[in-house]
RNA sequence: AGAGUUUGAUUCUGGCUCAGGACGAACGCUGGCGGCGUGCCUAACACAUGCAAGUCGAACGGUCUGCUGUUGAAAGCUUGCUGGAUGCAGUAGAAAGUGGCGGACGGGUGAGUAACGCGUGAAUACCUGUCCAUCGGAGGGGGACAACGGCUGGAAACGGCCGCUAAUACCGCGUAAGCCGAGAGGUGAAAGGCCACGGUAGUGGUUGCCGAUGGGGGGGUUCGCGUCCUAUCAGCUAGUUGGUGGGGUAAGGGCCUACCAAGGCUAAGACGGGUAGCCGGUCUGAGAGGGUGAUCGGCCACACUGGAACUGAGAUACGGUCCAGACUCCUACGGGAGGCAGCAGUGGGGAAUAUUGGGCAAUGGGGGGAACCCUGACCCAGCGACGCCGCGUGAGGGAAGAAGGUUUUCGGAUCGUAAACCUCUGUUGUACGGGAAGAAGGAAGUGACGGUACCGUACGAGGAAGCCCCGGCAAACUACGUGCCAGCAGCCGCGGUAACACGUAGGGGGCGAGCGUUGUCCGGAAUUACUGGGCGUAAAGGGCGCGCAGGCUGUUAUGCGAGUCUGCUGUGAAAUGUACCGGCUCAACCGGUGAAUUGCGGCGGAUACUGCAUAGCUGGAGUACUGGAGAGGGAAGUGGAAUUCCCGGUGUAGCGGUGAAAUGCGUAGAUAUCGGGAGGAACACCGGUGGCGAAGGCGGCUUUCUGGCCAGUUACUGACGCUCAUGCGCGAAAGCUGGGGUAGCGAACCGGAUUAGAUACCCGGGUAGUCCCAGCCGUAAACGAUGAAUGCUAGGUGUGGGUGUCGCAGGGCAUCCGUGCCGCAGCUAACGCGAUAAGCAUUCCGCCUGGGGAGUACGGUCGCAAGAUUGAAACUCAAAGGAAUUGACGGGGGCCCGCACAAGCGGUGGAGCACGUGGUUUAAUUCGAUGCAAACCGAAGAACCUUACCUGGGUUUGACAUGUACGUGUUACUGGGGUGAAAGCUGAGGGACCACAUCUUCGGAUGAGGAGCGUACACAGGUGCUGCAUGGCUGUCGUCAGCUCGUGUCGUGAGAUGUUGGGUUAAGUCCCGCAACGAGCGCAACCCCUGCAUUCAGUUGCCAUCGGUGAGGCCGGGCACUCUGGAUGGACUGCCGGCGACAAGCCGGAGGAAGGUGGGGAUGACGUCAAAUCAUCAUGCCCUUUAUAUCCUGGGCUACACACGUGCUACAAUGGCCUGUACAGAGGGCAGCGAAGGGGCAACCUGGAGCGAAUCCCAAAAAGCAGGUCUCAGUUCGGAUUGCAGGCUGCAAUUCGCCUGCAUGAAGUCGGAAUCGCUAGUAAUCGCAGGUCAGCAUACUGCGGUGAAUACGUUCCCGGGCCUUGUACACACCGCCCGUCACACCACGAAAGUCGGCAACACCCGAAGCCGGUGGCCUAACCCGCAAGGGAGGGAGCCGUCGAAGGUGGGGUUGGUAAUUGGGGUAAAGUCGUAACAAGGUAACCG
Repeated sequence: AGAGUUUGAUUCUGGCUCAGGACGAACGCUGGCGGCGUGCCUAACACAUGCAAGUCGAACGGUCUGCUGUUGAAAGCUUGCUGGAUGCAGUAGAAAGUGGCGGACGGGUGAGUAACGCGUGAAUACCUGUCCAUCGGAGGGGGACAACGGCUGGAAACGGCCGCUAAUACCGCGUAAGCCGAGAGGUGAAAGGCCACGGUAGUGGUUGCCGAUGGGGGGGUUCGCGUCCUAUCAGCUAGUUGGUGGGGUAAGGGCCUACCAAGGCUAAGACGGGUAGCCGGUCUGAGAGGGUGAUCGGCCACACUGGAACUGAGAUACGGUCCAGACUCCUACGGGAGGCAGCAGUGGGGAAUAUUGGGCAAUGGGGGGAACCCUGACCCAGCGACGCCGCGUGAGGGAAGAAGGUUUUCGGAUCGUAAACCUCUGUUGUACGGGAAGAAGGAAGUGACGGUACCGUACGAGGAAGCCCCGGCAAACUACGUGCCAGCAGCCGCGGUAACACGUAGGGGGCGAGCGUUGUCCGGAAUUACUGGGCGUAAAGGGCGCGCAGGCUGUUAUGCGAGUCUGCUGUGAAAUGUACCGGCUCAACCGGUGAAUUGCGGCGGAUACUGCAUAGCUGGAGUACUGGAGAGGGAAGUGGAAUUCCCGGUGUAGCGGUGAAAUGCGUAGAUAUCGGGAGGAACACCGGUGGCGAAGGCGGCUUUCUGGCCAGUUACUGACGCUCAUGCGCGAAAGCUGGGGUAGCGAACCGGAUUAGAUACCCGGGUAGUCCCAGCCGUAAACGAUGAAUGCUAGGUGUGGGUGUCGCAGGGCAUCCGUGCCGCAGCUAACGCGAUAAGCAUUCCGCCUGGGGAGUACGGUCGCAAGAUUGAAACUCAAAGGAAUUGACGGGGGCCCGCACAAGCGGUGGAGCACGUGGUUUAAUUCGAUGCAAACCGAAGAACCUUACCUGGGUUUGACAUGUACGUGUUACUGGGGUGAAAGCUGAGGGACCACAUCUUCGGAUGAGGAGCGUACACAGGUGCUGCAUGGCUGUCGUCAGCUCGUGUCGUGAGAUGUUGGGUUAAGUCCCGCAACGAGCGCAACCCCUGCAUUCAGUUGCCAUCGGUGAGGCCGGGCACUCUGGAUGGACUGCCGGCGACAAGCCGGAGGAAGGUGGGGAUGACGUCAAAUCAUCAUGCCCUUUAUAUCCUGGGCUACACACGUGCUACAAUGGCCUGUACAGAGGGCAGCGAAGGGGCAACCUGGAGCGAAUCCCAAAAAGCAGGUCUCAGUUCGGAUUGCAGGCUGCAAUUCGCCUGCAUGAAGUCGGAAUCGCUAGUAAUCGCAGGUCAGCAUACUGCGGUGAAUACGUUCCCGGGCCUUGUACACACCGCCCGUCACACCACGAAAGUCGGCAACACCCGAAGCCGGUGGCCUAACCCGCAAGGGAGGGAGCCGUCGAAGGUGGGGUUGGUAAUUGGGGUAAAGUCGUAACAAGGUAACCG
């Protein structure tokens, strides 16, 4: 720091997604050790049990227990002893009480709270126990109440009455500062305990007590600023805002009360609703910012829920009190008790969060003089990989690169120095031994942790590795399995038989005691843009104006110093973070010092800019004056043309309308035409990217009223300006209300057509409406899709309105205001904009933040309604878009080709037959080819074979190849016979070969081999699958003229240019032009055949000349000619004329055998069709292996209701038949062609000459020509079909061949819609040959003979090329795509209702309690009094105000649910149509 994803590709916009970091986490798999942290985020749900706040006997009285001292009773007797009661004193301890201090700290939680609650900075009308400092005091009295005792109530909790008693408890008096008061005067405190000495008076010490002043720390209160979302919450407020009197408080204050006034808050967001403890910090981020508020620290709030006060220095009090409520528990039913959001723990909830541990040793707190006691604060330990940090699971050597796994092209590669093995080490672990610091003030004592950390020794590689990922993003690849299944997936997307994406394995990558997943936050996201975005077309300028608030505001000077800048200063707690240093072996962690803490406040200074004030200025703005243009607006009047209607005339059969028609009108006289009249609406020509207006909009003419604008010239005012939320006004068409009007047009509607339908387009009618008046509506693609204002920034050229100037004029020059076009810079994603900016700047307003849902729902406002305005969410998608590019396409355009049409000739489609195909049939009818570009195609020839199919019968290392092992001598080979349809099975008999070694009697024997055979194993075999895994070959567009590249240039880029343009060509052929210049593959040419000539050669060819011959070039001879087959020449727009641009070239001509590529062939660019072929061949993968292999028999591929394609033969006289007769070319021939001759009507047979062929043979060419016959007929046309008899090939013609003869003689009389071929030696027509082949040709491939017609032309059909245009298409129009309906699912709205929550309001009731009143009852301290009693004061009780909970009521608000209903979304290949995208077939779209 970026990346993936919209497209065929590009660029931009824009969303979605990923990589990073973090966590109080949870879940899955896994888990060795230690340190430091951390651990109910949910039910502020309910809680068993234990503990968490006590302490002081040096404040006090008593009780109990122990001990000591003393007293010594009763009793006993040895009468001075025993005994020990009792009392007193002391001491130690216990429990309760009075009293003091502390229970307001510490600890928990975050429910409430949007608030001066918190943060920060100020302020003060206040308080402050304990603590510190200073000053002073502490004199003298009094009366009680607990405990205790007695009586008594109650189940208990807890009391009641009577009696006794102490104090640092309580109360007067005195004294004092102080306080109040103008003063007089008033008011105004206390307490002792302990220790020592002691002469019992006291003195000293210590600790308490009281008053005052000050401090410290703490608190109360107030204020400035900051502090979430919502305007679909816009108005709120009655103690409300202020004043006065009074009250209250520690203290200001409506804090409370009475009266008076009517204020106060709010768009800078009051009031309401929702959510939330706030901060230091923390996470993230470059920062700004965003998120968050666990642990630690500060503040606040709360303590079962609600209310209330008391005590106190401090509370409205977590482990206090009272009341009410809910809940739980006890109960003797009368009544009571309780509050873990303290530490543990339990239940519950939940994805989820620990021990009912140890200790007060440390730190800190409370009490105490102290000892000490208390302390779930705290310090420790336990549990959890929850987090951070550290360590380990070994190190070195070790190649036969072991075995094994995986893979393989079978060679290997890889796991892999990895292991084994050798040599070591000892972190950790285990055992044993030693053993801290933490502990302090002078010493001693004191350790929960803990026999822990740490140290030493021994043992021993021994006990210690997993998790995720490997298609791209993003680091890491193979195999097998699976086969759109199972599954994966963060996004794009994988999976339909070769999946690097699923599952497994091997390998690899990453991290590592962890690794992944999920969730959340920040980042990336400049995707809310302050830093740092936009609005012509991507989302986004308000329809337009006026204008309040607000924001902004020309120029000069002076003053002030608020903003601003600067220096100093206070504060910004600590912790955190940060720099450096230091402590635990390191680190995490911890400590020290500094900087920082961007903020707020105070003081001083500066004055450029902003601001404020004052005084000026004229340039902005405005006023006056003089001219000017105009469909600017309102009102009144008026004019002609046209349509329609009415009346009359002329006139007659049609008119009208359309693509064509019909409906309609018309003989009752239309249309047409003439005259007259009525009425309404709109204003031709002028008229113009002309004018005016803010926009909407405005068009005959005249008058009138009226707004704005422009120019000119001086004069005046002196910033008076710009913009504008809310507001107010204007605002096309349609629509609405009331009234009028209505000629034409014309939604709806009615007919006629069109159509599959046609609720449309077209036609005939026609109502609202369109028009006028008054009033609503308030929207439009209200558009320049471009807000308003100001300034600045090259030009050129039109046009409207002014002015100046030159000029006789036409006109020129200058300038201002409008309105267009082109264009530089600049801008822009591009298109484009470009002084009328979308440029450069400033000011103000409006608006946008992915698509759909949706401008919808709900709510509000407006409206008579229609509806308008404001305006969401759930859910869903991975895009939706803009501009431009290349293609493709268009019922878009232009140019141009082609037997494309047209012009012609002949066919096909009808018939019969042949062949192929579909279909059907079948045991099988093997397979493939399927629009053109399958269908006489693979197949250049299925009776067996072929043959792949079917039936049946056999074989199993196999019909065929290679290797290994074993066997084999009568083995290979041959093979009578048996069986059988054959294959095969069986098998008598015969019977070898090669080389080596040893032995040898040289005959041969033996051994181990080769070949062969047999057996076994590897393997063979497959026309089995996949042409959508492939190679190769082929078809097609198309012999169409195209397809590309290099460099350069242009463009951000895809890409363009070149290749477009003007000509020309068969051609991207050539010329010219040109930011292109060149080049390649194609075109053409080079090659072959053919057409002319020359030359060379001369047998088997030829025969002009010479000779021979009965006939034939037969012979001699010759090579001139023909011919054969080699070479060469020839044609190049070369020459002439014209046209053209002086070009390319075109037209014509000459010459020439041939003329403009002479004719024909071969030759097929980049590519397209997942085109065809796994059955030519090759080949990956899969499948099969006594079968999907292989052999054989027979059958089938030849079937036959039909359908299609390609042909043959015909339908006849340009013909058929008969007779005679002429002329080719190109081929083939030895398992061959086969002559003559003979036989047969013929097929053919016989025969065998000649010929491996310019020699011989096939071989006759046929149409033609000559003659004859037939005479228009289903025929002397036509030959199908069938019968009989034959011939040939072949092992074999039944299924199933060809031919011959005789006989038979079908359909058919020129072929519907439709459709094919051909432009010259072509079509048509005629025969000949060849390949295949034993045989079989209407097919195929060739050959020659005869030999036409027509082409005006390019409008149309088809195909193609080039340019251009539109596009929402790009698997590309066989494209894309819309809406209803039907089915399923999902979320949402409405809904008779119904069920809750919340906060208020009105009224009722009214606890506790404070306050007020009363207080007849009660009452120790003070006063009077001897006393009784009285008084003062206080209290109970009662009354009243306030008052929680509760009740009643009508509303508000929010949520759940609901029969039914509405649209929306998503879904498979459903239904109906075809709306949109091309002129989308009626241009589309907005209201």